[in-house]
Context: one part of a larger RNA
């Protein structure tokens, strides 16, 4: 110059601290480590690996085991041959596939011939989820949305390099704004970008008795675009005004006005660079290496094993609760190989069966907490659902290893969890359910997103953790 310090000063960040709800104990769920196994496929390792690749592992996926088979191959390109759209029967066989038997006569073109398939042969070559992320690309995650990181030109040092980026102030910010051997720029910050709060135009087959009339009383109908919404464009906030303060600066306090203030609120954006971070299994490549197999097809396993041990969940231990009976109000999205309503059948999971719908016009669909009423009275209970018996729907070729559900019956542990830990600052934490990806189906208690109801607490920065800017030590580069 850096780095580092149980060195200083000044600042920050749910860091702590106030606070509120968890984990840690139990059942169960799901990944992992070990162990087991013929295999239990590979990656992913502090933070930043462990509900991670996996937005779906019964077959497949599938890359691993066994075993059964093929070798110019499951695909590409060239060359030669012979059929003609490549299918049926029969036999072996788990299949894959082998042998036998029939059927078939493709397009252009008059024709030679060409195309396009499919068989068989030569070989050139195919294949490889085989290594090497320490040879790479691309692509990520992290410190970090932190405030930095750098040039150019001058100037100042024999030089490495300082200057500028330091001072004095403020900021969320290298943010302005002063001062200064510097004077400018560059990438970052912040604006521009999109969701949302508020308001107009502008359009109305979704909204509306607002307003007039009809009504079998449903915006159902005529009628209307005011409203609500919807989706396009536009106003709105800029410290702009007014006080104070501050250097007559930046700005900070405070007020009015306003739906909103001092970056309104959320996203999208991640400078230089660091961890020889991750990924040769996304996918592209360089070298190595396999080539009757380290390639490639099938069948069944197997990825779902189980004395343990850790991680994320999820359901609880219950009276602000359960259970039972009425009733109320969303949002986001999805659907024609598809959502599937009214109606029958079933206790139910579903079934029969089909209207409407390519969907602001139909359908999923009920929202749950919540209001009202009634019981249950402190018990391992009417808490609590594991586990297990039977008996059942439902996708699917096919639930034995190994699916979800339903219903009946069993009904365990758990009486709030030791050290220790970890998430929240507001429409958030807590709680309440809806939605979708993937996806025949689903081990969905995940993920990713909606909307209900909705706090408490922050005095402070001395302390632990991470970060920034002077600065000082240093036997470290």
């Nucleotide at each position: 110059u850096g780095a580092c310090g149980g060195g200083g000063g000044c600042c920050c960040g749910c860091a702590c601290a106030a606070g509120c709800g968890g984990u840690g104990g139990a059942g169960c769920a799901u990944g992992u480590g070990g162990u087991u196994u013929a295999a239990u496929u590979c990656g992913a390792g502090g933070c930043a690996a462990c509900g991670c690749g996996a937005a779906g592992a019964a077959c497949c996926u599938u890359a691993c085991c066994u075993g059964g088979g093929c070798u110019u191959g499951a695909c590409a390109u060239c060359c030669c041959g012979c059929g003609c759209u490549a299918c049926c029967c029969g036999u072996g066989g788990a299949a894959a596939c082998a042998c036998g038997g029939g059927a078939u006569c493709c397009c252009c073109g008059c024709a030679a011939g060409g195309g396009g398939c499919g068989c068989g042969g030569a070989g050139a070559c195919a294949g490889g989820u085989g290594u090497u992320g320490c040879a790479u690309g691309g692509c990520u995650g992290u410190c970090g949305u932190c405030a930095g990181c750098u040039c150019g030109u001058g100037u100042c040092g024999u030089g490495a390099g300082a200057u500028g980026u330091u001072g004095g102030g403020u900021u969320a910010a290298g943010u302005c704004c002063c001062g200064c051997a510097a004077c400018g720029a560059g990438c970052g910050c912040a604006a521009c970008c999109c969701c949302u709060g508020u308001c107009c135009u502008u359009a109305g087959u979704u909204a509306c008795c607002a307003u007039c009339g009809g009504u079998u009383c449903g915006g159902c109908c005529g009628g209307g675009c005011a409203c609500u919404c919807u989706a396009a464009g536009g106003a709105g906030a800029c410290u702009g005004c007014c006080g104070g303060u501050g250097a007559u600066a930046a700005g900070c306090c405070g007020g009015a006005g306003g739906a909103a203030g001092g970056u309104g609120g959320g996203g999208a954006u991640g400078a230089c660079g660091u961890c020889a971070a991750g990924u040769c299994a996304u996918c592209a490549u360089g070298g190595c290496c396999c080539u009757u197999a380290c390639g490639c097809c099938c069948a069944g396993g197997g990825c779902u094993a189980c004395a343990c041990a850790c991680g994320u969940g999820c359901u609880a231990c219950a009276a602000u609760g359960g259970c039972c009976g009425g009733u109320a109000c969303a949002a986001u999205g999805g659907g024609u190989c598809g959502c599937g309503a009214u109606a029958c059948c079933g206790c139910g999971a579903g079934g029969u069966g089909g209207a409407g719908c390519u969907a602001a016009u139909c359908c999923c669909a009920a929202a749950a907490a919540g209001c009202c009423g009634g019981u249950c009275u402190c018990a391992g209970u009417u808490g609590g659902g594991a586990u297990u018996g039977g008996a059942g729907u439902c996708u699917g070729c096919a639930a034995c290893u190994c699916g979800a559900c339903u219903c009946c019956a069993u009904g365990a542990a758990c009486c709030u969890g030791g050290a220790a830990u970890c998430g929240c600052u507001a429409g958030u934490a807590a709680u309440c359910g809806c939605g979708c990806a993937u996806c025949a189906g689903c081990c969905a208690c995940g993920g990713c997103g909606c909307g209900g109801u909705g706090a408490a607490u922050a005095c402070g920065u001395u302390c632990c953790c991470g970060g920034g800017c002077c600065u000082u030590g240093u036997a470290c580069a």
Predicted 3D model of a 477-nucleotide part of an RNA (small-subunit ribosomal RNA, 3' major domain) from a Candidatus Hydrogenedentota bacterium. Rfam family: Bacterial small subunit ribosomal RNA. Taxonomically the source falls in Candidatus Hydrogenedentota (Bacteria, Pseudomonadati).